Record summary: RNAcentral holds the sequence, with entries from ENA. Bacterial large signal recognition particle RNA from a Chloroflexota bacterium, 264 nucleotides, folded computationally. The coordinates come from a structure-prediction model, not an experiment, and the mean pLDDT is 79. NCBI's taxonomy places the organism under Bacteria, Bacillati, Chloroflexota. Rfam family: Bacterial large signal recognition particle RNA. From the family's description: The signal recognition particle (SRP) is a universally conserved ribonucleoprotein involved in the co-translational targeting of proteins to membranes. It is annotated as a non-coding RNA gene.

RNA sequence: UCGUGCUAGGCGGGGAGCUAGCGGUGCCCUGUACCCGCAAUCCGCUCCAGCGGGGCCGUAUUCCCCCUUGAGGUUCGCCAUCUGUCGGGACUGCUGGCGCCCAGGGGUGUUGAGGGUCGGGUCUUGCGCGGCGGAAGCCCACGAACCCCGCCAGGUUCGGAAGAAAGCAACGGUAAGUGGUCUCUUCCGGGUGCCGCAGGGUCGCCUGGCCGGAGCCUACAGCGCAAGUAAGCCGGGAGGUGGGAAUCGACAGGGGGUGCACGA
Numbered sequence: 001u002c003g004u005g006c007u008a009g010g011c012g013g014g015g016a017g018c019u020a021g022c023g024g025u026g027c028c029c030u031g032u033a034c035c036c037g038c039a040a041u042c043c044g045c046u047c048c049a050g051c052g053g054g055g056c057c058g059u060a061u062u063c064c065c066c067c068u069u070g071a072g073g074u075u076c077g078c079c080a081u082c083u084g085u086c087g088g089g090a091c092u093g094c095u096g097g098c099g100c101c102c103a104g105g106g107g108u109g110u111u112g113a114g115g116g117u118c119g120g121g122u123c124u125u126g127c128g129c130g131g132c133g134g135a136a137g138c139c140c141a142c143g144a145a146c147c148c149c150g151c152c153a154g155g156u157u158c159g160g161a162a163g164a165a166a167g168c169a170a171c172g173g174u175a176a177g178u179g180g181u182c183u184c185u186u187c188c189g190g191g192u193g194c195c196g197c198a199g200g201g202u203c204g205c206c207u208g209g210c211c212g213g214a215g216c217c218u219a220c221a222g223c224g225c226a227a228g229u230a231a232g233c234c235g236g237g238a239g240g241u242g243g244g245a246a247u248c249g250a251c252a253g254g255g256g257g258u259g260c261a262c263g264a
Stems, first nucleotide, its partner, number of pairs: 001264006009057003012030004020046005034054005063257006072248005078243006085236004091232002093229003097225004104220001105218004115211008123200006129193002132189006139180004148173003156165003
């Protein structure tokens, strides 16, 4: 130096939590590094700290130590920021209201303001008149084989005759009825009418007369007052993120250290 067989040891680790403490099962982070059984109202141990049984590797890329790096977790309390929540209403803002200002702006006023007074209309009820619609009458026309009228040819009847009587058709006129019409008369009807009369009503709007003699109005601007809202603002507490301190710390990198026996 090499080969073989053993031993030590290894076959994941860490964080929080639980625990007198240690480890495990469970959760989380890394990472891929045996199997079976036990185990969170727990399971098993006692500072050398899982217990019981089995298997593989085995002196080095695998074991031990040191250094570097550092995923991730936990705690502390400060600052900043975000989300949403509760409360406040001094200040700014916003919303609407009230008041003031005639020496702000605008409008109006001796072609007469504010104010006072007397009316009228718009509204409603009744009556009248008109109009519209409907109906009827008047008027005109048509319209009856016979049971309507007038006149009645022919024909019929009575008579000795003269004559007389009844009477169909046609013609003319009408009833019932049908149709028409500029107009006229009557009746009925209507939330019909710049209509008339009487009564009612009068918040608002429009309008006329009289008294009187200089202001009146304003949603604009300004000022003030109280109220509401809670966007800005203040405060409480919850959660997230970032920075800070402390603590634990996987993986990875570098370095160092460490057996026995036999044989060649």